Predicted 3D model of a 159-nucleotide RNA (FMN riboswitch aptamer (RFN element)) from Methylomonas fluvii. The prediction has a mean pLDDT of 77. Of the family's consensus pairs, 97% are formed in the model.
């Protein structure tokens, strides 16, 4: 260098104020929030042959992927219907796999700059699993002291 072992470590933010109301961090009004890879005309450091080049670091919720979560779909063991001569069907919730499968898995636009921008400047807008709840949840409570995109660093192998 290669990214082929191994065990380790890390790996999510926000409800402040005000209104109705019996009751709401859930309705409305104002507000707050932003995981991981890429991608970079913005940016902060170093080099430089001084070219507007080269190397590092940062830099997107809504541009491309990715993740948990719902659905799904195999598996298993119970349970509750069905049905027979014979353990056949069907549901139900649990546990393990699957990992995009039929599905859900959001969300941008205008003006400016430029050779280019859905990135940048300037404005206006949008979006957020599942269950729970004295009333509808992105921000409360819950699985979850979980699981995981990935990021770190050690040791080992092979060039």
């Nucleotide at each position: 260098g290669c990214u082929u072992g191994u065990a380790c470590u890390c790996a999510g933010g926000g409800c402040g104020g005000g209104g109705c109301g019996g009751a709401a961090u859930u309705c409305c009004c104002c507000a707050c929030c932003g995981g991981c890879g890429g991608u970079a005309u913005c940016u902060c450091g170093g080099g430089u042959u001084u070219c507007u080049c080269c190397c590092g670091g940062g830099g997107a919720g809504c541009c491309c992927g990715c993740g948990a979560g719902c659905g799904c779909c195999g598996c298993a063991a119970u349970c509750u219907c069905u049905g027979u001569u014979g353990u056949u069907g069907a549901g139900a919730a649990u546990g393990c796999g699957g990992g995009u499968c039929a599905g859900c898995a959001g969300a941008u636009c205008u003006g400016g700059u430029g050779a280019g921008a859905c990135g940048c400047c300037a404005g206006a807008g949008c979006c957020g699993a599942c269950g729970g709840u004295u009333a509808u949840a992105g921000u409360c409570c819950g699985g979850a002291u979980g699981a995981a995109a990935g990021a770190g660093a050690a040791c080992g192998g092979c060039g």
The sequence was found by an Rfam model in a public genome assembly.
The source organism's lineage runs through Bacteria, Pseudomonadati, Pseudomonadota, Methylococcaceae and Methylomonas.